[in-house]
């Protein structure tokens, strides 16, 4: 430095339920622990997820399709920066 151990200290917290925002995906707090050596930051590239609003197309109408700005996810992938502890190799 690569790795990543039935080590040690410590650390995070899925999913169910509850509050709170929010159209919505979801985010946030509480509970809670499925899992994580980056499940620490970053939405630049890919991917899913949404679609208020915008366009178009049905529609009498309410409304209801497809695309999308734009949201969301980093606990999908890759990529960036940064990082605890150290057994064997």
């Nucleotide at each position: 430095u690569c790795c990543g151990a039935u080590a040690a200290a410590g650390g995070c917290a899925a999913a169910c339920c509850c509050g709170u925002c929010g159209a919505a995906a979801g985010a946030c707090g509480g509970c809670g622990a499925c899992g994580c050596a980056a499940a620490g930051c970053c939405a630049c590239g890919g991917g899913u997820c949404u679609a208020c609003c915008g366009u178009u197309g049905u529609g009498a109408a309410a409304a209801c399709a497809a695309c999308c700005a734009g949201g969301a996810u980093c606990g999908c992938c890759a990529g960036g920066c940064c990082g605890c502890c150290g057994a064997a190799g």
This is a predicted structure of an 89-nucleotide RNA (c-di-GMP-I-GGC riboswitch aptamer) from an Anaerolineales bacterium. Model confidence (mean pLDDT): 89 of 100.